[in-house]
Transfer RNA from an uncultured Clostridia bacterium, 84 nucleotides, folded computationally. Its Rfam family is "tRNA". Rfam classes the family as a transfer RNA.

RNA sequence: GCCGGUGUGGCGGAAUUGGCAGACGCGCUGGACUCAAAAUCCAGUGGUGGCGACAUCGUACCGGUUCGACCCCGGUCACCGGCA
Numbered sequence: 001g002c003c004g005g006u007g008u009g010g011c012g013g014a015a016u017u018g019g020c021a022g023a024c025g026c027g028c029u030g031g032a033c034u035c036a037a038a039a040u041c042c043a044g045u046g047g048u049g050g051c052g053a054c055a056u057c058g059u060a061c062c063g064g065u066u067c068g069a070c071c072c073c074g075g076u077c078a079c080c081g082g083c084a
Stems, first nucleotide, its partner, number of pairs: 001083007010026003019067001027045006046057004060076005
C1' cells in the first nucleotide's frame, strides 16, 4: 500500500425488507424477607434540561440518500485478520 472483518448503555451482547434503539444476561439503585447478612423475590435503571407533565440528544466520527437509517451510499478514525 491492497483486501476483509469489527465498533451499539457501566460490562457482555441482541435488533437486516430501512419502520417504537438497547431484547436477554451481569452490574447498580430502591423495596420485601432476615437479629443482621448471603441467597431468593418484586420494582426501577442511556445522557442533558425541567419541581413536574414533558422536551431534546443518542448505535466510533463527519456528511449524503429517504417520509423514516444501527441497517443503504461516500469519506475518516481505531482495533483484529490476510496479502504484498